c-di-GMP-I-GGC riboswitch aptamer from Peptococcaceae bacterium UBA6096, 89 nucleotides, folded computationally.
RNA sequence: AUCGAUAAAGGCAAACCAGUCGAAAGGCUGGGACGCAAAGCCACGAGUCUAAAGCCUCCCCGGAGGCCAUGAUCGUCGGGUUGCCGAAG
Numbered sequence: 001a002u003c004g005a006u007a008a009a010g011g012c013a014a015a016c017c018a019g020u021c022g023a024a025a026g027g028c029u030g031g032g033a034c035g036c037a038a039a040g041c042c043a044c045g046a047g048u049c050u051a052a053a054g055c056c057u058c059c060c061c062g063g064a065g066g067c068c069a070u071g072a073u074c075g076u077c078g079g080g081u082u083g084c085c086g087a088a089g
Base pairs, nucleotide, nucleotide: 002089003086004085011036012035016031017030018029019028020027021026034075040081041080042079044078045077046076047073048072049071054067055066056065057064058063
């Protein structure tokens, strides 16, 4: 350096519940642990989710439907960047 133990010290926290913010996806806080060796950080590429605003169509003119990321997700994958521990190979 690679790699990752039934190691040690510590770390994070899915679903679900409560509160809160948001149009939503989802975020945050507390509880809670399915899991995680980068499940630390960055939306850069792809994917996925949402559709308030905008655009389009219809129409009984008040609504309905469609498109769309500028929104979200790093616990979907890739990339970038930083980093704890040290058995075996």
Lineage of the source: Bacteria > Bacillati > Bacillota > Clostridia > Peptococcaceae.